[in-house]
Molecule: transfer RNA
Organism: Micromonospora krabiensis
RNA sequence: GCCCCGGUAGCUCAGCGGGAGAGCAUCCGCUCGACAAGCGGAAGGUCACUGGUUCGACACCAAUUCGGGGCA
Numbered sequence: 001g002c003c004c005c006g007g008u009a010g011c012u013c014a015g016c017g018g019g020a021g022a023g024c025a026u027c028c029g030c031u032c033g034a035c036a037a038g039c040g041g042a043a044g045g046u047c048a049c050u051g052g053u054u055c056g057a058c059a060c061c062a063a064u065u066c067g068g069g070g071c072a
Stems, first nucleotide, its partner, number of pairs: 001071007010024004018055001026042005048064001050062003
């Protein structure tokens, strides 16, 4: 330098054009004599970034950037 995969909640990750989500963690409550476990609820997001396509983009296209891998 070229190619491929990835960047979405604190962490690990889903989400193939119209609702942004799960598990764990955090907080509150229920339960218990108390704790753990269990159950219910809440809070938490610039979907890496810029532009484009589209009535509409986390998703499609292009550029950039960061991480991983391959070739040279």